[in-house]
RNA sequence: GGGCUCGUAGCUCAGCUUGGCUAGAGCGUCUGACUUUUAAUCAGAAGGCCGUGGGUUCGAAUCCCGCCGAGCCCG
Numbered sequence: 001g002g003g004c005u006c007g008u009a010g011c012u013c014a015g016c017u018u019g020g021c022u023a024g025a026g027c028g029u030c031u032g033a034c035u036u037u038u039a040a041u042c043a044g045a046a047g048g049c050c051g052u053g054g055g056u057u058c059g060a061a062u063c064c065c066g067c068c069g070a071g072c073c074c075g
Stems, first nucleotide, its partner, number of pairs: 001074007010027004020058001029045005051067005
């Protein structure tokens, strides 16, 4: 330098193929219940504008392009 895959909550991921409820799960965190206390269990809550900037569209996490970052392969 070229090719492929990936980037979504604090962490691990789903959703992307087929655009349409202004995005979910587990773990973790916080609050409450229970318990002598902790843990476990149960209930609830907070936490994201989907790496970034544009384009297409009535509408984009999803389609297209550039850039940034990570991994693998080729030279």
Model confidence (mean pLDDT): 80 of 100. This is a predicted structure of a 75-nucleotide RNA (transfer RNA) from a Candidatus Micrarchaeota archaeon. It was read from a public genome assembly. Rfam family: tRNA. Rfam classes the family as a transfer RNA.